[in-house]
RNA sequence: GGCGGCGUAGCUCAGCCGGUUAGAGCACGGGCUUUAUAAGCCUGAGGCCCUGGGUUCGAAUCCCAGCGCCGCCA
Numbered sequence: 001g002g003c004g005g006c007g008u009a010g011c012u013c014a015g016c017c018g019g020u021u022a023g024a025g026c027a028c029g030g031g032c033u034u035u036a037u038a039a040g041c042c043u044g045a046g047g048c049c050c051u052g053g054g055u056u057c058g059a060a061u062c063c064c065a066g067c068g069c070c071g072c073c074a
Base pairs, nucleotide, nucleotide: 001073002072003071004070005069006068007067010026011025012024013023019057028044029043030042031041032040050066051065052064053063054062
């Protein structure tokens, strides 16, 4: 330098054939249980989806550019 993949909650990821409120597990807060802790059960908070444009009535999802990470080729 060329090609491809990925970027969504604190972490690991799903959703990515456009459409009511964007989800799960773990972690975290509260409660129940226990002499207490852990485990278990209930419950809550937490993300305008990497950034900027474009298309559309409507974009996490499609298109373009950029940034970051990973891989392959040179």
The prediction has a mean pLDDT of 84. Predicted 3D model of a 74-nucleotide RNA (transfer RNA) from a Vulcanimicrobiaceae bacterium. Taxonomically the source falls in Vulcanimicrobiaceae (Bacteria, Bacillati, Vulcanimicrobiia, Vulcanimicrobiales). Its Rfam family is "tRNA". Rfam classes the family as a transfer RNA. The RNAcentral record of the sequence draws on ENA.